This is a predicted structure of a 74-nucleotide RNA (transfer RNA) from an uncultured candidate division Zixibacteria bacterium.
Its mean pLDDT, the model's own confidence on a scale to 100, is 81.
It was read from a public genome assembly.
[in-house]
RNA sequence: GGGCCUAUAGCUCAGUUGGUUAGAGCACUGUGCUGAUAACGCAGGGGUCGGUAGUUCGACUCUACCUAGGCCCA
Numbered sequence: 001g002g003g004c005c006u007a008u009a010g011c012u013c014a015g016u017u018g019g020u021u022a023g024a025g026c027a028c029u030g031u032g033c034u035g036a037u038a039a040c041g042c043a044g045g046g047g048u049c050g051g052u053a054g055u056u057c058g059a060c061u062c063u064a065c066c067u068a069g070g071c072c073c074a
Base pairs, nucleotide, nucleotide: 001073002072003071004070005069006068007067010026011025012024013023019057028044029043030042031041032040050066051065052064053063054062
């Protein structure tokens, strides 16, 4: 220098021809249960979907560029 992959909640990850309200487990908060703790039940908070533009009636999803990390080639 070139090519490819990854980026979604605090952490680990889903998200099915682009379709109207973005999800799970763990963690966190409250509460029930207990003499108490853990476990378990119930309820709840938490997301500019890495960034900027573009395409489209509509973008987490498609395109270009940029940022960070990883792999391969030279």